[in-house]
Molecule: c-di-GMP-I riboswitch aptamer
Organism: Geopsychrobacter sp.
This record gives sequence, C1' cells and structure tokens, in this order.
RNA sequence: UCCUGACAAAGCCAAUCCUUCCGUGAGGGGGAGACGGAAAGCGGCGGGUCUUUGGGACAAAGAUGGCCGCGCUGCCGAA
Repeated sequence: UCCUGACAAAGCCAAUCCUUCCGUGAGGGGGAGACGGAAAGCGGCGGGUCUUUGGGACAAAGAUGGCCGCGCUGCCGAA
C1' cells in the first nucleotide's frame, strides 16, 4: 500500500412512528427519535420499484443512493 473486518478504539449516519414545511404525487427539508448500517459518504451510469401525464400498448418527465449492481472517495488496525 492492497485485500479484509474484530466482543478493539475514536467517532459517524439515522429506519418506522410523531410534528412542521414543500410537492398534483411518489417523495423531500427541519425538529424529536432509534430500526439498523463498515461506506446507510458522494454520483441517477445500468436495472428494479413507485408517481404524474397521455384512451391503451407503450412513451416521456419525476422519485427512490436505507432495492440491487456499478463508479469515485474516506476512519481504524486485531486475525
């Protein structure tokens, strides 16, 4: 340095529910809170799922990074 991830250390993030604001909606921001997470940090690149519009097939636009994959970056040092 790389792989890797421990009954280690210092920390970090924050589901559901509640509250408030934004959005047609999926959902997002703030507060409280803790299910969990070794990338639950960042990126909508590829899928999946969801929403809106169009009469339908399907298409377009959007959402989801805590659905999966991929890419970039990062703390520590047991085996």